């Protein structure tokens, strides 16, 4: 400065909201004045009186005086709401020659003489009361007659004109008929009245056009539609009545059903739409619910009558009274919406000649941040960067110049003073308001949300999938920028978030401005209505169309300009727009439309060919089965492989000979025909369409096609036929965990055919019809025409059909691509997230089955197409690997070692778990280790630093004592000094902290393991692709290899390969001790002399590169074979492991966040476990013997360790081993003997002279200590086992298998592990199959990637929904019945003052009766849409349920 019940048009206490005129009338009442009568206080008296206060009454006159009544205007305006109304209600624009209008304007013209009531008023009387009844009395601008009548009205004829018809105007002329009122004023004159006209206003009627949703509402309608002719109304009209006709409406959506008051407008949007009707402002409706009319210019009346019907009040029980959606207020609802304010000062309004009076209109105050605008909460300085908070890397950093302090202004504020405008003379509710001035004091005055992204703005802590948050997406499961809380910084700011609405973004309903091959979406298919659209030329017409003018589009509102309140919201002015509609001049090019005409689309006619094109009827072979006869003899069949089944009653198999019923091999072709759905020996009839050629006739007849009618594979129904094969159902038979499946043996319906239904299919080119343009290149198929010095399996040109590649174009991209998914046009038909659901209700059709049409309720955040790149696949190519084959030796059977599960235990410490745990962490558990238990003990602590005390320690030694750590005695006692102490160590103390093999490898760091020593795996810049990504890396070869050649839109590097490095294998070369000896010299010995030539040692080099030669390859890579060579194609062997994979191992090496223990989860003693034993797994030794075993003699290594060691010779012991000590820190010395091998002897096929478990003795050795628990030796005992079931391991050459040495760990303890030589093999045709792994390709609904995904019944829980015998209330019809009030008609025997009449009456009117309507009400029987139900159907949604 605006703005406020959006719900119960629910209910309403109380006040208030329509009066008003006395100048329209009487009556009356107050009050004043005057008169006249009355009464007679006081006071003076000449007592005669006189004065006259106060009281009665009457009459008059008067009134800013009261208000009942009659009267007259006004209560129809203004206020209030938004129920009903899908309508001529609304909004625009027309028309009333079909019409009305008080009050106001203007003009014409009058108002004369009369009558007779009714209220008030009295009196009588009912009743509680509301309200009356009767008798009498009055007046009026109240009523009523008579008379006049310009002009007006009926009716008539006549003239003059108009008009789209019906008809309207005017003029005059004779007949008929209707008026009047008064009041004030001294007056002038003013307010009134009565007639007519015209105007204005205001209203009514009619019409063109718009004007929500639903077809799961398709038919509706008797006053219906139209006439005629009465009535009615201001007026036109079925408006209402009678009679006639039968006809109106409707797919351009009527009739029903649901929402709703309509515009101007507001809000939103770029617009075009969307959405909405709050204030303001215009209409309409309504006034408690229904109905009715009276009055009156105007109502069917919000604050009026009448009935009825709820409610609600009063009441003497008889009866009455009421209607806030008026203004304030109250209950009620409700999430929610204000004051029983003040004033008629102003603005309008009624009423009055006026004064005035009325006005919850209306102007103003109060309440509410509800909304818009504008001010403020202060301002400069001010660092010791105080204080506290917060974080921390503990330094600091932020809060932060903020703060405190210091100046400093006064916007609101607060107190005082002044004091408006609105008023044009008075009059001011608002109001001592606005606003000016002065003093005071920074004093009174900031919240709110949110900080993962979107979206500005982050750190701590608590919490631990709990509590919670969330607008989408997500967020929390011990380190949450996402919960909660603190600090901090970021928005907006007297507000700010939340929720709900609308529109926007959404081109996500698409006119503007989409789609429909695969995303959701072409109808199965054709004919063909209405409807849409439609070639070429020429004339006329103006309906669309353009253009000029008017006219209206109210006002506000919206823009733009100016103004006014200090600004500004708001407010006044002028302009502009209102995009529309209506009438009129004018254009015709283009839709329309009429006419005339063409012939290039359509269509006929002649001429020709091709064709599984459709009915009908015949009619053929070759199979199959069946049944007869013949041969023939045991099996047939059937599957992977069996078995049901057949067959000795003769199967099958041949042969011949009927029967029967269906299908038609080849020809057969992305060949042909047809709308499609389909059609396939063959012949003959009847017939459809299509297509080349001709150009003879028609002359735009066309295209498409909502309804609609037709056809329509399979399968199924229904009558009747037929039945050989085949074959749902079904039966057996296999398979399987099951097998209601696939596989086998039978087998009915059905497939066949007549006839009649169904009406669906992935009815698919998943592509609707029709026309027409737009390089190309190649097949096929029917046709016509040309061409050849070649006439063919030729070549060329045209039209129709059908296929493939392919440009532009087009697509999300796959493709499409003249047969279009391209560029256009015309028309149908469908789509708007996914699931519920093509379901349920409703209705058609159908014999049923079932089909068409088709929701919502409820969940979800996706579904869905298409390409990409993994990984997957009982897809596919191709290649590799001791993967598999060929071999060789094991493993699994036995005994024992050893490790692991389980079991057991006071503990049997812990990790390792498929490959890739399990002789593994452990390169060595009797105590120690040890982390585990049991039972004692310590608490600044066994271990680190720091502080304060005492002591000179500590070590050793010696005693008691313990199981041990504490103890307890004694000996002995450091360094430097300035003598104060100091350094050291030890003791006591206090605490900060130590310590934790305690948790978390799913928080982490390092290390490891696997794929896999497989050849990948990537990058730069180019190109391709919207894009994710390709491409390079793919393609031919070719390797051990992404090795390397070639090609190529790639070019090109990088980690991997290889190679460079160790080690062997050969040679030269330096060097030659502790190596070695060829000659020389020499022993017992390479013991010495002496040499380094050899062996060897260890340094340095060479040597191998497909370098050459040939053949094959592409003149490449390379590959085969050769040659030389010690060595040949990476020579052999190691080291050496790409991008990444598994949350792969490891907190118990180690190292580390976080969590947790702290007289204990730390420390430390001693026993004891880790070594248990029904069992079960792995991994080894040893064996089961004669290739062997024992025995005697004998030969040959290599790499190694050796000082708290290795230890020789020599003694002893049978032996393990003792003594004893030489040599040696090692090419000296030792360990140390190597075995297998080779010879000889022996054993003779056994559980043994095979094998050695157990076990008994005896003992030897480390060790503080061998019981739980060592390792070895001697005798003596002699067990299982005679070569190992499904399975399964390992090895391609100095390999495998065998044989034996040596080391680490270690006092002692290896069958283990880690090296070493020595003897020394078989085999690989080859890549089908097993595994593993690369490359390419493909398919994918998978991407924690097949250990994946995922579907369905049952169980349960919970939600909504359809069915329902029913029941329950509701809405709108409609048939009957009853009928209020009340108009109307009739009647009116009863009543009436006004007029006629002397009167009787009469003329008019009314009571009151009747009749038609007729609102509530009753009864029926149906319809529509709801609530609810036992019980039942299916959907959805839940946790890790069950079963496949």
């Nucleotide at each position: 400065c605006g703005u406020g019940c959006u719900u119960a048009a629910c209910a309403c206490a109380u006040g208030c909201a329509a009066g008003u005129c006395g100048a329209g009338c009487g009556a009356a009442g107050c009050g004043g004045c005057u008169g006249a009568a009355u009464u007679g206080a006081u006071u003076c008296u000449u007592c005669g009186g006189a004065u006259g206060a106060u009281u009665u009454u009457c009459a008059g006159u008067u009134g800013a005086c009261u208000g009942a009544g009659c009267g007259g205007c006004g209560g129809a305006c203004g206020g209030g709401u938004g129920a009903g109304u899908a309508a001529c209600g609304c909004g625009u624009g027309a028309g009333g020659a079909a019409c009305c209008u008080g009050c106001c304007u203007c003009a014409a013209a009058g108002a004369g003489g009369g009558g007779g009531a009714c209220a008030a008023c009295a009196g009588u009387u009912g009743g509680a009361a509301a309200c009356g009844a009767c008798u009498g009395c009055u007046a009026a601008u109240a009523c009523c007659g008579c008379a006049u009548a310009a002009g007006c009205c009926c009716a008539c004829g006549g003239c003059u004109c108009g008009g789209c018809a019906u008809c309207g105007a005017g003029c005059a002329g004779a007949g008929g008929g209707a008026a009047a009122a008064g009041g004030a004023g001294u007056g002038a004159u003013c307010c009134g009245c009565u007639u007519u006209g015209a105007g204005a206003u205001g209203g009514c009627c009619u019409c063109g056009c718009g004007u929500c949703c639903g077809a799961u509402u398709a038919g509706c309608u008797a006053g219906u539609u139209g006439g005629u002719g009465a009535g009615g109304u201001a007026a036109c009209g079925g408006c209402c009545c009678a009679c006639c006709a039968a006809g109106g409406c409707g797919a351009c959506g009527a009739u029903c059903g649901g929402u709703a008051g309509c515009c101007g407008g507001a809000c939103u949007g770029a617009g075009a739409g969307g959405u909405u009707g709050a204030a303001c402002g215009g209409c309409c409706a309504c006034a408690u619910u229904g109905g009715g009319a009276c009055u009156g210019a105007g109502a069917c009346a919000c604050g009026g009558c009448c009935c009825a019907g709820a409610c609600u009040c009063c009441u003497a029980c008889g009866g009455g009274a009421g209607g806030c959606a008026g203004c304030a207020g109250u209950g009620g609802g409700g999430a929610a919406u204000a004051u029983u304010g003040c004033a008629c000062a102003a603005u309008g309004g009624g009423g009055g000649a006026a004064a005035c009076c009325c006005u919850g209109a209306u102007g103003c105050a109060g309440c509410g941040a509800c909304g818009c605008c504008g001010c403020g909460u202060g301002g400069a300085g001010g660092a010791a960067g105080a204080a506290g908070g917060u974080c921390u890397u503990c330094g600091g950093a932020u809060u932060g110049u903020a703060a405190a302090c210091u100046c400093c202004u006064g916007u609101u504020g607060u107190u005082g003073a002044g004091g408006a405008a609105g008023a044009u003379a008075a009059u001011g509710a608002c109001g001592g308001u606005a606003c000016u001035c002065a003093a005071c004091a920074a004093g009174g005055a900031a919240g709110u949300g949110a900080c993962g992204g979107c979206u500005a703005a982050c750190u701590a802590c608590g919490u631990g999938c709990c509590a919670g948050c969330a607008g989408c997406c997500g967020c929390g499961g011990u380190a949450a920028u996402a919960c909660g809380u603190a600090a901090g910084g970021g928005g907006c700011a007297a507000g700010c978030g939340u929720u709900a609405u609308c529109c926007g973004g959404a081109u996500u309903u698409a006119c503007u401005g989409g789609g429909u091959g695969u995303a959701a979406a072409g109808g199965g298919a054709g004919c063909g209505u209405a409807g849409a659209c439609g070639g070429c030329g020429g004339a006329g017409c103006a309906a669309g169309u353009c253009u000029g003018a008017a006219g209206u589009g109210a006002a506000a509102g919206c823009c733009c300009g100016g103004g006014g309140c200090u600004c500004a919201a708001c407010c006044c002015c002028g302009g502009g727009a209102c995009u529309g509609c209506u009438u009129u001049g004018g254009a015709a090019a283009c839709u329309g439309u009429u006419c005339u005409g063409c012939u290039a689309g359509a269509g006929u006619g002649c001429u020709g060919g091709a064709g599984a094109g459709g009915u009908a009827a015949g009619u053929g072979g070759a199979a199959u089965u069946c049944c007869u006869a013949g041969u023939g003899u045991a099996g047939c069949g059937g599957u992977g492989a069996a078995a049901u089944g057949c067959g000795u009653a003769g199967a099958u198999a041949u042969u011949a000979g009927g029967a029967g019923g269906a299908a038609c091999a080849c020809c057969a072709g992305u060949g042909g025909c047809g709308a499609a759905g389909g059609c396939g020996g063959c012949u003959u009839a009847c017939u459809g369409g299509a297509c080349a050629g001709u150009a003879a006739c028609u002359g735009a007849c066309g295209u498409u096609g909502a309804g609609g009618c037709u056809c329509g594979a399979a399968a199924g129904c229904g009558u009747g036929g037929g039945g050989a094969g085949c074959a749902a159902a079904c039966a057996g038979g296999a398979u399987u965990a099951g097998a209601u499946a696939c596989c086998c043996u039978g087998g009915u319906a059905g497939u066949c055919c007549a006839c009649g239904c169904c009406g669906u299919a992935a009815a698919c080119g998943a592509u609707g019809a029709a026309u027409g343009c737009u390089a190309g290149g190649u097949g096929u198929u029917g046709g016509a025409g040309g061409g050849c010095a070649a006439a063919g399996c030729c070549c060329c040109u045209u039209c129709g059909g059908u296929g493939c590649c392919g440009c532009c174009g087009c697509a999300a991209a796959c493709g499409c691509a003249a047969u279009a998914a391209g560029c256009a046009u015309u028309c149908c038909a469908c789509c708007u997230g996914g699931g519920g659901a093509g379901u349920a209700c409703g209705u058609u059709c159908g014999c049923a089955a079932g089909a068409a049409u088709g929701a919502a309720a409820c969940u979800c955040a996706a579904a869905g197409g298409a390409a990409u790149u993994g990984a997957c696949g009982g897809g596919g190519a191709c290649c590799c690997g001791c993967a598999c084959a060929a071999g060789c030796g094991g493993u699994g059977g036995a005994g024992c070692a050893u490790g692991u599960g389980g079991u057991u235990u006071a503990a049997u410490u812990c990790g390792a778990a498929g490959c890739a745990a399990c002789g593994c962490g452990a390169a060595g558990a009797a105590c120690c280790u040890u982390a585990c238990c049991a039972a004692g003990u310590c608490c600044u602590g066994a271990c680190a630093u720091c502080c304060c005390c005492c002591u000179g320690a500590c070590c050793g030694g010696a005693c008691a004592g313990u199981a041990a750590u504490g103890u307890g005695u004694c000996c002995u006692u450091u360094c430097c000094u300035u003598c104060g102490g100091g350094a050291c160590a030890g003791g006591g103390g206090a605490g900060a902290c130590a310590g934790g093999u305690g948790g978390u490898g799913c928080a982490u760091g390092g290390u490891u393991g696997u794929c896999g020593u497989c050849a990948g795996c990537u990058c730069g810049u180019g190109u391709c692709g919207u894009g994710a990504g390709a491409u390079g890396u793919u393609g031919g070869g070719u390797u051990a290899a992404g090795u390397c050649c070639c090609g190529c839109a790639a070019c090109g590097a990088g980690c991997g390969c290889a190679a460079c490095c160790c080690u062997u294998a050969u040679c030269c070369u330096u060097a030659g001790u502790a190596g070695c000896c060829a000659g020389c010299a020499g022993u017992a010995a390479g013991a010495u002399g002496g040499g380094c030539a050899c062996u060897c040692u260890a340094g340095g080099g060479a040597g191998a590169c497909u370098g050459c030669c040939a053949g094959g390859g592409a003149u490449a890579a390379c590959c085969u074979g050769g040659a030389g060579g010690a060595a040949g194609g990476u020579g052999g062997g190691g080291a050496u492991g790409a991008c990444g994979u598994c949350a792969a191992a490891u907190c118990a090496u180690c190292a580390u966040g976080c969590c947790c223990c702290u007289u204990a989860u730390g420390a430390u003693u001693u026993g004891g476990g880790c070594u248990a034993c029904a069992c079960a797994c792995g991994u080894g030794c040893u064996a089961c013997a004669a290739u062997g075993g024992c025995g005697u003699a004998a030969a040959c290594a290599a790499a190694g360790a050796g000082a708290a060691g290795c230890g020789a010779g020599c003694c002893u012991g049978c032996g393990a081993g003792g003594g004893g000590g030489a040599g040696c820190g090692a090419a000296u010395c030792u360990c140390a003997a190597a075995a297998a091998u080779a010879a000889c002897g022996u054993c003779c096929c056994a559980g043994u002279u095979c094998g050695g478990a157990c076990u008994g003795u005896a003992g030897u050795c480390u060790g503080c200590a061998a019981c739980c628990c060592g390792a070895c030796u001697a005798c003596a005992c002699g067990a299982a086992g005679c070569u190992g079931g499904a399975a399964u391991c390992g090895c391609u050459a100095g390999u495998a298998a065998u044989c034996g040495c040596g080391g680490a760990u270690c006092a002692g303890a290896a069958u283990g592990c880690c090296g070493c030589g020595g003897u020394g093999a078989a085999u690989a045709c080859g890549u089908u199959c097993c595994c593993g792994g690369g490359u390419c390709u493909u398919g994918u609904a998978c991407a924690c990637a097949c250990c994946g995904c995922c579907c369905g019944u049952c169980a349960c829980a919970c939600c909504a929904u359809g069915g329902g015998a029913g029941u329950c209330a509701g809405c709108a019809a409609c048939g009957c019945c009853c009928g209020a009030a009340g108009u109307c008609a009739g009647u009116g025997a009863c009543u009436c003052a006004a007029c006629c009449g002397c009167a009787a009456g009469g003329a008019g009117a009314g009571a009151g009766c009747u009749g038609c309507c007729g609102a509530a009400g009753g009864c029926g029987g149906g319809g529509c849409a709801g609530g609810u139900a036992a019980c039942u159907g299916g959907g959805g949604u839940g946790a890790a349920g069950u079963c496949g």